[in-house]
Molecule: FMN riboswitch aptamer (RFN element)
Organism: uncultured Chloroflexota bacterium
RNA sequence: AGCGACCUUCGGGGCGGGGUGAAAUUCCCGACCGGCGGUGAUGGUGGCGACAGCCACACGAGCCCGCGAGCCGAGAGGCACGAUCCGGUGCGAUUCCGGAGCCGACGGUAGAGUCCGGAUGGGAGGAGGUCUGC
Numbered sequence: 001a002g003c004g005a006c007c008u009u010c011g012g013g014g015c016g017g018g019g020u021g022a023a024a025u026u027c028c029c030g031a032c033c034g035g036c037g038g039u040g041a042u043g044g045u046g047g048c049g050a051c052a053g054c055c056a057c058a059c060g061a062g063c064c065c066g067c068g069a070g071c072c073g074a075g076a077g078g079c080a081c082g083a084u085c086c087g088g089u090g091c092g093a094u095u096c097c098g099g100a101g102c103c104g105a106c107g108g109u110a111g112a113g114u115c116c117g118g119a120u121g122g123g124a125g126g127a128g129g130u131c132u133g134c
Base pairs, nucleotide, nucleotide: 004131005130006129007128008127009126010125017029018028019027031114032113033104034103035067036066037065038064043059044057045056046055047054048053062102063101070079071078072077084100085099086098087097088096106117107116108115
């Protein structure tokens, strides 16, 4: 340093203000939110270098690729599974900058991404520790 086993721990956010109505955080105006892994150049920080540039590190994608979450099942697994374009910079960007859009399980209830509920649940994964062998 790596592999394996075991243990501990962490692991989801959001309708302010209004309209209509007998009643809506559910409709309408408007507002707000964005799990996990990967990729993520320019830019940022540091180092080297005369310069050009090179190297390292951290941050950075809801809509790019996957995972998780939902339903059925003892399990394996099956089913279901949403959403982005334009311009700029650049060798290279659906990730950076600018602009304009879009999406969001199931049950309950005046029709729900945001309320209540399954859920003090589950889980992708993160961190730390111990042990064995090399």